[in-house]
RNA sequence: CCGCGCGGGAGAGUUCCCGGUCACGUACGACGUGCCGGGGCGCCGAAGGAGCAAGUCCCUCCCUUGAAUCUCUCAGGCCCCGUUACCGCGCGGG
Numbered sequence: 001c002c003g004c005g006c007g008g009g010a011g012a013g014u015u016c017c018c019g020g021u022c023a024c025g026u027a028c029g030a031c032g033u034g035c036c037g038g039g040g041c042g043c044c045g046a047a048g049g050a051g052c053a054a055g056u057c058c059c060u061c062c063c064u065u066g067a068a069u070c071u072c073u074c075a076g077g078c079c080c081c082g083u084u085a086c087c088g089c090g091c092g093g094g
Base pairs, nucleotide, nucleotide: 001093002092003091004090005089006088007087008086013041015040016039017038018037019036020035022034023033024032025031026030042078043077044076048074049072050071051070055065
């Protein structure tokens, strides 16, 4: 440094609309609730991804190189769930 196992570990709408040959309730018209799918607006950053400071390289300049828990929000996520970055312990390999 890499992999595996165990433990710890956040943030942000349980918002609005539409649809479903689904389930349930009912006053049996239709409406409501749950679930699933799609869309809108709002939001989060700790999967992943992208960007850069000092410095470094260089006779000088440009270029090169240059981290993240910082920034961006493409992706991902926003009901109670979560192998999430990161940390601790153990094991194996280089």
A computed fold for a 94-nucleotide RNA from uncultured Streptomyces sp., annotated as Glycine riboswitch aptamer. RNAcentral holds the sequence, with entries from MGnify. Of the family's consensus pairs, 90% are formed in the model. Rfam family: Glycine riboswitch aptamer. Rfam's curators write: This family represents the bacterial glycine riboswitch. The coordinates come from a structure-prediction model, not an experiment, and the mean pLDDT is 76.